The RNA shown here (transfer RNA) has 66 nucleotides and comes from a marine eukaryotic metagenome. Its Rfam family is "tRNA". Rfam describes the family as follows. Transfer RNA (tRNA) molecules are approximately 80 nucleotides in length. The sequence is in RNAcentral, with records from MGnify.
[in-house]
RNA sequence: GGCGUAGCUCAGUCGGAAGAGCAGGUGAUUUGUAAUCACCAGGUCGGGGGUUCAAAUCCCUCCGCC
Numbered sequence: 001g002g003c004g005u006a007g008c009u010c011a012g013u014c015g016g017a018a019g020a021g022c023a024g025g026u027g028a029u030u031u032g033u034a035a036u037c038a039c040c041a042g043g044u045c046g047g048g049g050g051u052u053c054a055a056a057u058c059c060c061u062c063c064g065c066c
Base pairs, nucleotide, nucleotide: 001066002065003064004063007022008021009020010019016053024040025039026038027037028036046062047061048060049059050058
């Protein structure tokens, strides 16, 4: 100096309240499995504090990784 966001890999456009792919579950399809399709679930956004009507996003500090 950079990074830390779902089990994993990563987005999040310079503040308006969180998503994708894979993995997982259920169902459809198939003689069955796989594949495919549909749906579902999964998050104290590393911890704490501050600013703000509002913070993943800005500021301070600590922790971890490179």